Notes: This is a predicted structure of a 151-nucleotide RNA (c-di-AMP riboswitch aptamer (ydaO/yuaA leader)) from a Chloroflexota bacterium. The coordinates come from a structure-prediction model, not an experiment, and the mean pLDDT is 76.
C1' cells in the first nucleotide's frame, strides 16, 4: 500500500413500515438534587398502508379463482420437451441525495416472490389487519418553472 471482515455514529436507497405519550426492566452513579440522553418489551393513540362489505352498474364459475407487489408479455434456445432453466427484449418501476416538489434529456438498475384455499368485481355505513426485511458510500449528470429557507 491493497483487499476482506466487524463494531459505532451521522448521512442516504427500496418499501405503508413511522412519531411521541404512559408503564416496566436495564444501562447511566455526576459533590448533591432534579433533569435530560441511550435500550428494550407493553399499551393504546396519531399518522401512513392494506383487504372484506350493500344499493346501482358489471361479470364470472376448474382451463378453478383471487390477494399483496414496478415485477407482465413474449422470441429464440435447451430439457425426461410438463414442470423448470438459460440468452434477448418488453408493460411497468427504482436511483443519479446536498432545501423540496413537478416536468424533459441523458446514464444505470429492477422486471422477484409469496400468500389465501373453492371463495372475495365495484362498494356507504361497518369490520378488520400490517408498520417488517434488505442494502450504500466519499463521493456526488444537465436543463427548464413553481415554491421554501437564509441573509
Nucleotide at each position: 500500500c491493497a483487499c476482506a471482515c466487524u463494531g459505532u455514529a451521522a448521512c442516504g436507497c427500496c418499501g405503508a413500515a413511522u412519531g411521541g405519550c404512559a408503564c416496566a426492566u436495564c444501562a447511566u452513579g455526576a459533590a448533591a438534587c432534579g433533569u435530560g440522553c441511550g435500550a428494550u418489551g407493553u399499551g393504546a393513540c396519531a399518522a401512513c398502508g392494506g383487504g372484506g362489505g350493500a344499493a346501482c352498474c358489471a361479470c364470472a364459475u376448474c382451463g378453478g379463482g383471487g390477494g399483496c407487489g414496478a415485477a407482465u408479455c413474449g422470441a429464440c434456445g435447451g430439457g425426461c420437451c410438463c414442470a423448470c432453466c438459460g440468452u434477448c427484449g418488453u408493460a411497468g418501476g427504482g436511483u443519479c441525495a446536498g432545501c423540496u416538489u413537478c416536468u424533459u434529456c441523458g446514464a444505470u438498475c429492477c422486471g422477484a416472490g409469496u400468500c389465501c384455499g373453492g371463495c372475495a368485481g365495484c362498494u356507504a355505513a361497518c369490520c378488520u389487519c400490517g408498520u417488517a426485511g434488505g442494502c450504500g458510500g466519499c463521493g456526488a449528470g444537465a436543463a427548464g418553472a413553481a415554491g421554501g429557507c437564509u441573509a